[in-house]
This is a predicted structure of a 348-nucleotide part of an RNA (small-subunit ribosomal RNA, central domain) from an uncultured prokaryote. It matches the Rfam family "Bacterial small subunit ribosomal RNA". Model confidence (mean pLDDT): 90 of 100.
Context: one part of a larger RNA
RNA sequence: CUGGGCGUAAAGCGCGCGUAGGCGGCUUGUUAAGUCAGAUGUGAAAGCCCCGGGCUCAACCUGGGAACUGCAUUUGAUACUGGGCAACUAGAGUAUGGUAGAGGGAAGUGGAAUUCCACAUGUAGCGGUGAAAUGCGUAGAGAUGUGGAGGAACACCAGUGGCGAAGGCGACUUCCUGGACCAAUACUGACACUGAGGUGCGAAAGCGUGGGGAGCAAACAGGAUUAGAUACCCUGGUAGUCCACGCCGUAAACGAUGUCAACUAGCCGUUGGGGGGGUUACCCUUUAGUGGCGCAGCUAACGCAUUAAGUUGACCGCCUGGGGAGUACGGACGCAAGAUUAAAACUC
Numbered sequence: 001c002u003g004g005g006c007g008u009a010a011a012g013c014g015c016g017c018g019u020a021g022g023c024g025g026c027u028u029g030u031u032a033a034g035u036c037a038g039a040u041g042u043g044a045a046a047g048c049c050c051c052g053g054g055c056u057c058a059a060c061c062u063g064g065g066a067a068c069u070g071c072a073u074u075u076g077a078u079a080c081u082g083g084g085c086a087a088c089u090a091g092a093g094u095a096u097g098g099u100a101g102a103g104g105g106a107a108g109u110g111g112a113a114u115u116c117c118a119c120a121u122g123u124a125g126c127g128g129u130g131a132a133a134u135g136c137g138u139a140g141a142g143a144u145g146u147g148g149a150g151g152a153a154c155a156c157c158a159g160u161g162g163c164g165a166a167g168g169c170g171a172c173u174u175c176c177u178g179g180a181c182c183a184a185u186a187c188u189g190a191c192a193c194u195g196a197g198g199u200g201c202g203a204a205a206g207c208g209u210g211g212g213g214a215g216c217a218a219a220c221a222g223g224a225u226u227a228g229a230u231a232c233c234c235u236g237g238u239a240g241u242c243c244a245c246g247c248c249g250u251a252a253a254c255g256a257u258g259u260c261a262a263c264u265a266g267c268c269g270u271u272g273g274g275g276g277g278g279u280u281a282c283c284c285u286u287u288a289g290u291g292g293c294g295c296a297g298c299u300a301a302c303g304c305a306u307u308a309a310g311u312u313g314a315c316c317g318c319c320u321g322g323g324g325a326g327u328a329c330g331g332a333c334g335c336a337a338g339a340u341u342a343a344a345a346c347u348c
Base pairs, nucleotide, nucleotide: 003320004319005318006317007302008301012316014201015200016199017198021194022193025088027086030083031082033081034080035077036076037075038074039073040072041071042070049065050064051063052062053061054060091191092188093187094186095185096183097182098181099180103177104176105175106174107173108172109171110154115149116148117147118146119145120144121143125136126135162169163168206247207246208245209244210243211242215241216240220236221235222234223233258315259314260313261312262311263310266293267292268291269290270289271288272287273286274285275284276283277282297304298303321348322347323346330341331340333338
């Protein structure tokens, strides 16, 4: 090296794009590198193996053969793989016409609600809890009405509904912009798949600079509870939450299930297209998603089951007893927090 695995036992990178590499549809002819066959040379001797011989046997010694699975040269074979030429259209892509959508970015606008401010009405409570108290209120609160300010989030619609590679995305309008799907043709002609490194995106929290700050709320303060209560409950409340720009790069980043392709019973919903029928109720069919159930098969079981964890192929990543430890040291990254890569002694 060779093995077995990765939904839940250890194990799928958070997700894309993509370099090298690996791998790659169909057809004719060509080449003959891989591959296969023959020949020649070589593959020391000893040893191993086989057949003999010699020490009384054996060990041991000795003769012959085989083997030495290899390498080089050469002559052929051409199915498969590779190289080069040409062609094809089933993979992939482009064009045309449509469709749905919280896909992304920017600008503007809106209403409900909370809070605060002003004024008016009005009087003794309000608030809060298991019960209270801290707190607010006769300097007029709470309640009600009118006006104003400001910030954040967008009820109903709303749906195992939709979109996005993932993170994620939900008021309305406009502008810019990515992707998907469907139908019928036309075009290119394998342009494909995967992807070590690399590179980009990446919730929340956190960090830097400058804004903003209604509500909520780590820290903090007070009131309770309690044996205590650095908590749970209550009253307050600062970072933060919001915006711009720049970092961070992690999550139970989950479907705990890598990507792509092919094949393998069905039934019932639902979303977006297309076709056909129809009495306009709906029915049949096709395609792309998204759910439930279920056969074969798989699975340790649970369960999965055309959206596979079934049957196969291509490529990548990862695992190899528990603890020590995702730690130390070193490297490279970061302003920091830390992240990434990643041991050993020892121990069971």